The RNA shown here (transfer RNA) has 77 nucleotides and comes from a Candidatus Goldiibacteriota bacterium.
Rfam family: tRNA. Its family is annotated with triplet codon-amino acid adaptor activity in the Gene Ontology.

[in-house]
RNA sequence: GCGCCUGUAGCUCAGUGGAUUAGAGUGUCUGGCUACGAACCAGUUGGUCGGGGGUUCGACUCCCUCCAGGCGCACCA
Numbered sequence: 001g002c003g004c005c006u007g008u009a010g011c012u013c014a015g016u017g018g019a020u021u022a023g024a025g026u027g028u029c030u031g032g033c034u035a036c037g038a039a040c041c042a043g044u045u046g047g048u049c050g051g052g053g054g055u056u057c058g059a060c061u062c063c064c065u066c067c068a069g070g071c072g073c074a075c076c077a
Base pairs, nucleotide, nucleotide: 001073002072003071004070005069006068007067010026011025012024013023027045029043030042031041032040050066051065052064053063054062
């Protein structure tokens, strides 16, 4: 330098043939339980869907660009 993949909650991820209110687990916090904890149970808290722009009545989803990470190839000695 070229190609491919990934980026969604604090963490691990789902959702992507465009329209539901954007979800799960885990975590935080509160309460229950307990002699106190852990575990368990109930509730609670959570997001500019990596940034920007475009298409569209409507974008996490399609297009362009940039950023970050990963993999492969090429180049170089």

Source information
RNAcentral records the identical sequence in 2 taxa. Taxonomically the source falls in Candidatus Goldiibacteriota (Bacteria, Bacteria candidate phyla). The sequence is in RNAcentral, with records from ENA.